[in-house]
This is a predicted complex of two RNAs, RNase P RNA and transfer RNA, with 470 nucleotides together.
It holds a member of the Rfam family "Bacterial RNase P class A".
The prediction has a mean pLDDT of 77.
RNA sequence: UGAGCCGCCGAGACGGCCGCUCCUCGCCGCGUCAGUCCCCCAUGGGGGCGCGGUGGGGGGAGGAAAGUCCGGGCUCCACAGGGCACGGUGGUGGGUAACGCCCACCGGCCGCAAGGCCAGAGCCAGUGCAACAGAGAACAGACCGCCUCGGGACCGCUCACGCGGUGCCGGGGUAAGGGUGAAACGGUGCGGUAAGAGCGCACCAGCGGGGCGGGUGACCGUUCCGGAUCGGUAAACCUCACCGGGAGAAAGCCCGUAUAGGGAGGGAUGACGCGGCCCGCGUCGCUAGGACCUCCGGGUAGGGCGUUCGAGGCCGUCGGCGACGGCGGCCCCAGAGACAUGGUCGUCACCGGAUCCUCGGAUCCGGGACAGAACCCGGCUUACUGGCGACUCAGGAU
RNA sequence: CCUCCCGUAGCUCAGUGGCAGAGCGGCGGUCUUAUAAGCCGAUGGUCGCGGGUUCGAUUCCCGCCGAGAGGA
Repeated sequence: UGAGCCGCCGAGACGGCCGCUCCUCGCCGCGUCAGUCCCCCAUGGGGGCGCGGUGGGGGGAGGAAAGUCCGGGCUCCACAGGGCACGGUGGUGGGUAACGCCCACCGGCCGCAAGGCCAGAGCCAGUGCAACAGAGAACAGACCGCCUCGGGACCGCUCACGCGGUGCCGGGGUAAGGGUGAAACGGUGCGGUAAGAGCGCACCAGCGGGGCGGGUGACCGUUCCGGAUCGGUAAACCUCACCGGGAGAAAGCCCGUAUAGGGAGGGAUGACGCGGCCCGCGUCGCUAGGACCUCCGGGUAGGGCGUUCGAGGCCGUCGGCGACGGCGGCCCCAGAGACAUGGUCGUCACCGGAUCCUCGGAUCCGGGACAGAACCCGGCUUACUGGCGACUCAGGAU
Repeated sequence: CCUCCCGUAGCUCAGUGGCAGAGCGGCGGUCUUAUAAGCCGAUGGUCGCGGGUUCGAUUCCCGCCGAGAGGA
């Protein structure tokens, strides 16, 4: 100088003025023949509760509160049951309440390196796909080339038979060489052949199987045997293993208010709980004044709980490579229901730019992001001005 | 707060692994005295964005962005 990687903080600190929300304590007023206000003494008070005002004290957004992408808690539907379908995950071992998250390791690819990325099981179960180019695209293929056979033409040599050479037509062999493509059915050498080829052999690579050693394991190292050799794609259908019942705080529970069970249609191998199907379980109904479903019409008033103390936070210590876990101590830290945590001023600090000089400061101007809890947690992903603290690698100079 | 769907030419939509299309519109030409209709022609695309799988992605997978619908 460049790069990699990890952790922390995050509209900074102090003060003045004006405001918001929740809890708590005190004072004052109102409410008790009212749709919503309890108790006691007994007709007027006292206490409680609620509302309003006022004063004091305490708390008041985030690392992502976001996207709602995963996983749970919680609640209801059978104390959540069996099968199919469907969906998800996919190296190994561990962490965890659980996960598609995290940690460690293995293998592959990229990078000089630090390091990064990987849906990383199975195309020896079956089915499918591969455009264009190319001769040929899956147990393939003869365009050029190489070799050979037959026919016929020309040239040369020869007295002639014949021999040699160069085109043409037709048949066959050949996967070594050229060329096409993302991909063309192993590589090197020797033999072999008309030319060639795992055609044969040796070695290497790869495939299948076994032994030995190391590791919990993925796997690694080594050795022996086999048969000439086997392509790609499963984020294509599919197979295997594992996981998943559904719905979601408008879940759900309680109090209160309203009401006429009005009209039309369907309806018994029925309907609902169960939202894809079947079984099973439960409740209701079963020939109708009919359970239940759909549509139309009418009526009503809202309030409370769930709701914030939790797989919680901080510190110390112990175990573990680590994710994390055990133990001990301390702390209580937002909780609305149209939705609060804000505005402004001053001083100082931070960053950037300009000017001045005594080279370290002074003055002026500008800037501070992304974004706002709503039942609660653990993750992932995405957005973001900057600041702080570590560590590692490469190159150059000394 | 929860659940679900969509994004392809100016507009409305097809295309679901192999060179991105149709209708309408716009442009030029022809016809007409002129306009419309008709006929002919060409143009017009980051397939919302970024990664991944694959030889190859509008299509398959993941993450974002934008727009919309429903639920007491």